[in-house]
C1' cells in the first nucleotide's frame, strides 16, 4: 500500500415442509387431536484442531420445548452487492 479465503451486519432475488379433520365461536379467533422441521433451543458426535490423548469447535443428524402445518408473513441455505472486522501473500 493492494489484498485471496474468513467472519458480522444491511439490502435484493429465490427459498420448503405439514389437518383448515373435529369442536366452539360475532369466519378475528381458541381448545382437541393429528402431523412438520429450514427462526431459536437442547442432545448425540459424523466432521474438525492436535504427533496422540485430553480441551475446544461442530450439522442440513436427532428432540421437538419454543415455532409452525388454507392464504398472508417468517424462516435454516443458496446467489449477488455494500460496509465494518481480521488476514495469507504480492
Nucleotide at each position: 500500500u493492494c489484498g485471496a479465503u474468513g467472519u458480522c451486519g444491511a439490502g435484493c432475488g429465490g427459498g420448503a415442509g405439514a389437518g383448515u379433520c373435529c369442536c366452539c365461536g360475532a369466519c378475528c379467533g381458541g381448545g382437541g387431536c393429528g402431523c412438520c422441521g429450514a427462526a431459536g433451543g437442547a442432545g448425540c458426535a459424523a466432521c474438525u484442531c492436535c504427533u496422540c490423548c485430553c480441551c475446544g469447535g461442530a450439522a442440513u443428524c436427532u428432540c421437538u420445548c419454543a415455532g409452525g402445518c388454507a392464504c398472508a408473513g417468517g424462516u435454516a441455505c443458496c446467489g449477488c452487492c455494500c460496509g465494518a472486522c481480521g488476514a495469507a501473500g504480492g
Overview:
Model confidence (mean pLDDT): 75 of 100. A computed fold for a 90-nucleotide RNA from Saccharothrix carnea, annotated as Glycine riboswitch aptamer. NCBI's taxonomy places the organism under Bacteria, Actinomycetes, Pseudonocardiales, Pseudonocardiaceae, Saccharothrix. The model forms 91% of the base pairs in the Rfam consensus. It matches the Rfam family "Glycine riboswitch aptamer". Rfam links the family to the GO term glycine biosynthetic process.